RNA sequence: UCCUUAUCGCGAGCAGGGGAGGAAAUUGGUCCCGUGAUCCUGCAGCAACCUGUUAUUUUCUUCUCGAAAAUAAUAAGGUGCUACGUCCAACAGACGCUGUUGUCUGAAAGAUGAGGA
Numbered sequence: 001u002c003c004u005u006a007u008c009g010c011g012a013g014c015a016g017g018g019g020a021g022g023a024a025a026u027u028g029g030u031c032c033c034g035u036g037a038u039c040c041u042g043c044a045g046c047a048a049c050c051u052g053u054u055a056u057u058u059u060c061u062u063c064u065c066g067a068a069a070a071u072a073a074u075a076a077g078g079u080g081c082u083a084c085g086u087c088c089a090a091c092a093g094a095c096g097c098u099g100u101u102g103u104c105u106g107a108a109a110g111a112u113g114a115g116g117a
Base pairs, nucleotide, nucleotide: 001117002116003115004114005113006112007111008110013043014042015041016040017039021032022031023030026090027089028088029087044082045081046080049078050077051076052074053073054072055071056070057069058068059067060066086109091106092105093104094103095102
């Protein structure tokens, strides 16, 4: 970098550094930002994707030992995350409307985890 798959609900911030743009990309809108953002570092926290641990249940094997799966708990390890917020629209469909506005579903794109090339 590419492919497959699950989720995109909730939740969680302080200090130091640094100094101009930032919210992934394109267009339009909207929002944040010298009262110092984005970013980096430290510490703290959130969550529970993977691993671990514990408990229960089921199945298999069985004298026993044990193995697998599911569920729940935990938060030790690996990630991730800690403005609104995958911000809205864009493509397709449904509802609705004189029309405009609007609501819903999906796709596409993206993010994170796990597995693979």